[in-house]
This record gives sequence, structure tokens and C1' cells, in this order.
RNA sequence: GAUUUAUAAAGAAGAGGGGAGAGAUUAGGCUCUGUGAACCUCUGGCAACCGGAACAAAAUGUUCAAAGGUGCCAAUACCUAACCCAAUUUCGACAUAAGUCGAUGGGAAAUUAUAAACU
Repeated sequence: GAUUUAUAAAGAAGAGGGGAGAGAUUAGGCUCUGUGAACCUCUGGCAACCGGAACAAAAUGUUCAAAGGUGCCAAUACCUAACCCAAUUUCGACAUAAGUCGAUGGGAAAUUAUAAACU
């Protein structure tokens, strides 16, 4: 780096260094930021994927703890985009009508992030 599986509307600070950007930009918005961004260090914390213990054991599940390995500590993965649906055909526009477009809501997918396994 590739692949597979699981999770992603919850949660969690301060100091020092640093000095202008950051939020995955492909694009549009929106937000944070000299009252100090990214990034690095220390301390603290959140969580419960691996690992620990107990129960039950067919697959596997539940509970407890948080010393170890990771991760994380603004905003739903900040929001949207391509697909499907909207039933008493939700709302608006166009249309004779079927329907079309947009908005809103929902769903799945794709992408991304984290963990574990495998390569």
C1' cells in the first nucleotide's frame, strides 16, 4: 500500500514551543483561527477495537476493569453533490395529463477515518 470485517448524530482539557492557516477540496457552501491555525512536546481526560477477568458456551453473546497496544479530545465524517423512495402520489414551480425540475425527509451505495485480521 491492497483486501476483509466492525464502528462513525455520544464523549473528552490545560500549558509550552510554533507563527498562518485549518476543517479528507474534486467542487460549492458554512464554520474555526493573532482573544494564536496546522504541526511538535508534556500533563490530563474520553472511549472500549485488540489485549485482561468472570459468566455462558454451537456460532457467539453479556458484564466488569482500564495497568498494556492503538485511537480520539469544535461543529452529524461540519453540510451538500451521483442512485432509490416519499405511501392519503409531503411542499413549490412548469404542465391538459402522464410527468419533469427543485426543496425537504428517509434509505442504501461510494468515499474517508479508526481498530483488528490477512497479505
Background:
A computed fold for a 119-nucleotide RNA from a Bacteroidales bacterium, annotated as SAM riboswitch aptamer (S box leader). The model forms 97% of the base pairs in the Rfam consensus. It was read from a public genome assembly, where an Rfam model found it. The organism belongs to Bacteroidales, within Bacteria. Its Rfam family is "SAM riboswitch aptamer (S box leader)". Rfam's curators write: The SAM riboswitch is found upstream of a number of genes which code for proteins involved in methionine or cysteine biosynthesis in Gram-positive bacteria.